Predicted 3D model of a 241-nucleotide part of an RNA (large-subunit ribosomal RNA, domain VI) from a Candidatus Nanoarchaeia archaeon. The source organism's lineage runs through Archaea, Nanobdellati, Nanobdellota and Candidatus Nanoarchaeia. Its Rfam family is "Archaeal large subunit ribosomal RNA". Its Rfam clan is "LSU clan". The coordinates come from a structure-prediction model, not an experiment, and the mean pLDDT is 80.
Context: one part of a larger RNA
RNA sequence: UGUUCAAUGUCUGAUAGGAAGGAUCCUCUAGUACGAAAGGAACGAGGGAUCGGCGCCACUGGUUAUCGGUUAUCUGACAAGGUAGGCCGAGCAGCUACGCGCUAAAGGAUAAGUGCUGAAAGCAUCUAAGCACGAAACCUGCCUAGAAAAGAGACAUAGAGUACCUACUAUAAGAUAGGUUUAAUGGGAACGGGAUGUAAGAACUAAGGUAACGAGGUUUUAAGUCUGCGUUUUCCAAUAG
Numbered sequence: 001u002g003u004u005c006a007a008u009g010u011c012u013g014a015u016a017g018g019a020a021g022g023a024u025c026c027u028c029u030a031g032u033a034c035g036a037a038a039g040g041a042a043c044g045a046g047g048g049a050u051c052g053g054c055g056c057c058a059c060u061g062g063u064u065a066u067c068g069g070u071u072a073u074c075u076g077a078c079a080a081g082g083u084a085g086g087c088c089g090a091g092c093a094g095c096u097a098c099g100c101g102c103u104a105a106a107g108g109a110u111a112a113g114u115g116c117u118g119a120a121a122g123c124a125u126c127u128a129a130g131c132a133c134g135a136a137a138c139c140u141g142c143c144u145a146g147a148a149a150a151g152a153g154a155c156a157u158a159g160a161g162u163a164c165c166u167a168c169u170a171u172a173a174g175a176u177a178g179g180u181u182u183a184a185u186g187g188g189a190a191c192g193g194g195a196u197g198u199a200a201g202a203a204c205u206a207a208g209g210u211a212a213c214g215a216g217g218u219u220u221u222a223a224g225u226c227u228g229c230g231u232u233u234u235c236c237a238a239u240a241g
Base pairs, nucleotide, nucleotide: 007157008156009155010154011153015145016144017143018142021051022050024048025047026046027045028044034039052103053102054101055100056099060097061096062095063094066090067089068088069087070086071084072083073082074081075080092228106140107139108138113133114132115131116130163180164179165178166177167176185237186236187235188233189232190231191230192229193227194226195225196224201220202219203218204217205216208213
């Protein structure tokens, strides 16, 4: 662009893709059937481990904004920081695997094969007419895409789109999704939760030292700092058209 307005939503499902499963072990069946004994199954049912596939983050582990300790050096000293993307400890959310969940059964029509009935051919014969079984293969079943399926589908609804602010779901840009003052969409703030582990200053101490000084310790202090989370709040931006 088409689909004989145009739009939104819910579907159908021609068709396409997938291997979405593979192999294996154990238990029961059962020391049974069978067999003189020795030995020794299966149909069926249940459970595991492993490889592959899909998904998830409550747990465990990894990574980590962040917090703390510490070395060298620089900012005159303290405090607070910079650089070495220094080293070390802990680490929520998120993302992940080393963690967790799922990964059938069954049906249809058949192959080789096995049969029933049964003539041609008074017998026989699975086949000629007819009928029944039979495989991880085939078609369904499961997952994904799928009205441009030109035979271009069906049903329902009633304004629709851009713009603006954004990201719980989405994300390179488009797209998608949410909101737009009748507002909690994002930022800010407050409170809560979480991470770290007790800040600076001050006071009291302290091995040692003639003294000056003094690492460290205790109290103030479950402090200080940070926050990708939750709740609340129109302070800021969702104006105007």